This is a predicted structure of a 525-nucleotide part of an RNA (small-subunit ribosomal RNA, 5' domain) from an uncultured bacterium. Its Rfam family is "Bacterial small subunit ribosomal RNA". The prediction has a mean pLDDT of 87. The full RNA is in RNAcentral, with records from ENA.

Context: one part of a larger RNA
RNA sequence: AUUGAACGUUGGCGGCAGGCUUUAGACAUGCAAGUCGAGCGGAAACGAUACCUUCGGGUAGGCGUCGAGCGGCGGACGGGUGAGUAACGCGUAGGAAUCUACCCAGUAGCGGGGGAUAGCCCGGGGAAACUCGGAUUAAUACCGCAUACGCCCUAUGGGGGAAAGAUGGCCUCUUCUUGAAAGCUAUCGCUAUUGGAGGAGCCUGCGUUGGAUUAGCUAGUUGGUGGGGUAAAGGCCUACCAAGGCGACGAUCCAUAGCUGGUCUGAGAGGACGAUCAGCCACACUGGGACUGAGACACGGCCCAGACUCCUACGGGAGGCAGCAGUCGGGAAUAUUGGACAAUGGGCGCAAGCCUGAUCCAGCCAUGCCGCGUGUGUGAAGAAGGCCUUAGGGUUGUAAAGCACUUUCAGGAGUGAAGAAAGGCGUUGGGUGAAUAAUCUGACGUUUUGACGUUAGCUCCAGAAGAAGCACCGGCUAACUCCGUGCCAGCAGCCGCGGUAAUACGGAGGGUGCGAACGUUAAUC
Numbered sequence: 001a002u003u004g005a006a007c008g009u010u011g012g013c014g015g016c017a018g019g020c021u022u023u024a025g026a027c028a029u030g031c032a033a034g035u036c037g038a039g040c041g042g043a044a045a046c047g048a049u050a051c052c053u054u055c056g057g058g059u060a061g062g063c064g065u066c067g068a069g070c071g072g073c074g075g076a077c078g079g080g081u082g083a084g085u086a087a088c089g090c091g092u093a094g095g096a097a098u099c100u101a102c103c104c105a106g107u108a109g110c111g112g113g114g115g116a117u118a119g120c121c122c123g124g125g126g127a128a129a130c131u132c133g134g135a136u137u138a139a140u141a142c143c144g145c146a147u148a149c150g151c152c153c154u155a156u157g158g159g160g161g162a163a164a165g166a167u168g169g170c171c172u173c174u175u176c177u178u179g180a181a182a183g184c185u186a187u188c189g190c191u192a193u194u195g196g197a198g199g200a201g202c203c204u205g206c207g208u209u210g211g212a213u214u215a216g217c218u219a220g221u222u223g224g225u226g227g228g229g230u231a232a233a234g235g236c237c238u239a240c241c242a243a244g245g246c247g248a249c250g251a252u253c254c255a256u257a258g259c260u261g262g263u264c265u266g267a268g269a270g271g272a273c274g275a276u277c278a279g280c281c282a283c284a285c286u287g288g289g290a291c292u293g294a295g296a297c298a299c300g301g302c303c304c305a306g307a308c309u310c311c312u313a314c315g316g317g318a319g320g321c322a323g324c325a326g327u328c329g330g331g332a333a334u335a336u337u338g339g340a341c342a343a344u345g346g347g348c349g350c351a352a353g354c355c356u357g358a359u360c361c362a363g364c365c366a367u368g369c370c371g372c373g374u375g376u377g378u379g380a381a382g383a384a385g386g387c388c389u390u391a392g393g394g395u396u397g398u399a400a401a402g403c404a405c406u407u408u409c410a411g412g413a414g415u416g417a418a419g420a421a422a423g424g425c426g427u428u429g430g431g432u433g434a435a436u437a438a439u440c441u442g443a444c445g446u447u448u449u450g451a452c453g454u455u456a457g458c459u460c461c462a463g464a465a466g467a468a469g470c471a472c473c474g475g476c477u478a479a480c481u482c483c484g485u486g487c488c489a490g491c492a493g494c495c496g497c498g499g500u501a502a503u504a505c506g507g508a509g510g511g512u513g514c515g516a517a518c519g520u521u522a523a524u525c
Stems, first nucleotide, its partner, number of pairs: 001524003005521005012372006018365002020330001025328003029325003034073003039070002042066002046064002049060004080283003089208007098200003103196008111145001113143002121134005151160003165188006174181003209255003216246003221243008258280004262273004285306005308319004336362001338361003344358001345356004375405004385396004409466001411461005419452001423447009469514005474495003480509005490497002
């Protein structure tokens, strides 16, 4: 000088930060990942409307909407933790044998069919979790056929492989003709493929803690060939062949540890550390495994085994806070079972919007840093009281009182920004278009959206009013006397004090230092 600190005494306000370093111990409860009806069949609930009504109610998906279900996208992000890991894990610099949903740009297409299955209905089993059978049904679910610019395989012969529709508007063209359609049009979507962007996987050089009281280690081991496997190179796997490979420039083994940007210190070199914030990695009760998918071997998915907890009708089931709060335990020690999606961002959706313990805020804590206040001026009879005294006086001390002022902050009353951009509606320009429709986009007008919030700021009101302590005073080291005690009681960082005049123990008066803090302990330089 510093700290994610703790402890003791004390404690007025605000701003900005930070807050389980220990048991990767166990967890009650609530919430933390949904969304789309513009993919689908539909209608459990609520509402509106119409009809019926025995006034109890019933019927109608057609309307707003929508439980459960099929389907799509997202649950691989975001959030947590640091157990493991001494490693291509991380950092840095390169490399070639790869993949990539959504997004952007380009090219070419979206023709014609089929069979199922949830849900619903009927029936059965079970305490439950749940499950079985029958009948029926839809799709942007599933499967063929056709077509193939480019694509894939093969190696100049050929062979293979796609798709899905939805919503809004319209009548120019054709057909019926009120109006609509197999028509037109716009938007979104789908298929194939090329390139990009961003993302991800892989390989390599160099760097990356301690121990030699760890000196040898290694059989898929090192290399080759054939085969397999992967998105992809590769002993990644396998069969055969060869006998290699690493090591005192420290292999192997043991211990410790997430790594980095950085943080602390220091003039620097260096040393120590890796909380918060940011990047990467690893993990998700313990161990193993794969499925789905563009992406996982998946924290709030699945299966198996184990430990633990819970339910049970004893046959069988359920669970995983190292998400946010919170509980018990451990500990010197670390917070609310709060508010809001207003902003920023994310998922889904054409959108409106819904979800979001990410996030933004609020609450608690002097944990830290910074700022402010606890009054200001005047005031000598140097009051009283205290302490000391050589008894004269000295000191506390302009300190107080008194007098004159001020009102920050806190308190009360009022006023009052910014964080709000979007979105909706209307008018209008442009694009597309047969179109004055619809839709997209720009401009203008109008309207609406704030958790924080009793916001910040500002104005007024009242009154010095509500706001100072802690450690030390032998030397180091700024600051001295009296009383008590008598090697006792005690102090102490080091030297050392204390055995009858103790500036070193305890108290008092006085003083010194810092000040909403001051000391102590621990730790680092």